[in-house]
Molecule: transfer RNA
Organism: Enteromius callipterus
């Protein structure tokens, strides 16, 4: 230099073809217990890596850039 994969909540991952961003763990509140843990119930937490484009509508499609990883030379 070329090509490929990934980037979404504090962490690990979903979201098929543009149409409500979801779950587990963690956190907080409650339940339960003499107390703690576990169980059960509930809540909060995301400018979907960044910027533009297409569209009525983009996590999803297109382009450029950034970060991480793998391959070729």
């Nucleotide at each position: 230099g070329c090509c490929c994969u990934a980037g979404u909540a504090g962490c690990u991952u979903a979201a098929c073809c543009u149409a409500u961003a979801a779950a587990g763990c963690a956190u907080c509140g409650g339940u339960c217990u003499u107390g703690u843990a576990a169980u059960c119930c509930g809540a909060a937490g995301a400018u979907u890596g960044g910027a533009a484009g297409u569209u009525a509508a983009a996590u999803u499609c297109u382009u450029c850039c950034c970060u991480a990883g793998a391959g070729c030379c």